[in-house]
RNA sequence: GAUAGAGGCGCGGACUUUAUCAGUAACCCGGAUCAGGCGCGGAAACGCCGCGGGUGAAAGGAAAUUCCGCCGAAGCUUAUGCCGGAUUUCCGUUCGGCGUUUGCUGGGACAGCGCACAAUAUGCGCUGUACUGUCGCUUUUGCGGAGUGCUAUU
Repeated sequence: GAUAGAGGCGCGGACUUUAUCAGUAACCCGGAUCAGGCGCGGAAACGCCGCGGGUGAAAGGAAAUUCCGCCGAAGCUUAUGCCGGAUUUCCGUUCGGCGUUUGCUGGGACAGCGCACAAUAUGCGCUGUACUGUCGCUUUUGCGGAGUGCUAUU
């Protein structure tokens, strides 16, 4: 260098079902036509709402089963290219997808804080706590390191 493996509530993806989203958005009927409000920010325009009744979703996110790919699995982050979204146009901001790239994190759990989100769900980041796998040192009980690691074969 190559090949194959290990960690465990292990990681990621897909289909299906279910709850939530929500009695919300939207549509229809009737009323009203004003004080206003909403559509990421600004300008211009356009549309909708406001009160009552009726019909009544979806996406994203989540849980479970099954299947698939795996053990830098994967996640976040820097920069950049292309595509798309947020009513229309212009300017900005921001979000998502794919590719390349910079750096960080061994792993899951719990707690606190923060961000996203309809959300008490969940995800992500930071900090801490113990646990766990691995290697090194060792006064044999503890300390320390990081996956560009560790083990086996060649």